[in-house]
RNA sequence: GCGGGUAUAGUUCAGCGGUAGAACGUGUCCUUCCCAAGGAUAAGGUACGGGUUCGACUCCCGUUACCCGCU
Repeated sequence: GCGGGUAUAGUUCAGCGGUAGAACGUGUCCUUCCCAAGGAUAAGGUACGGGUUCGACUCCCGUUACCCGCU
């Protein structure tokens, strides 16, 4: 330099053109003499920029970071 892949919650991962989910974790409350465990509830996220579309996390282009291969 070329090609390919990945980027979603604090962490590990789903997901799909029309409300974004799970587990663990965190806060509050209940239970308990206390802890642990259990239950209820809440907060928290689509890497960045542009385009297509009535509507984009999803499709297209570019950028960034990381990974793999080639040279």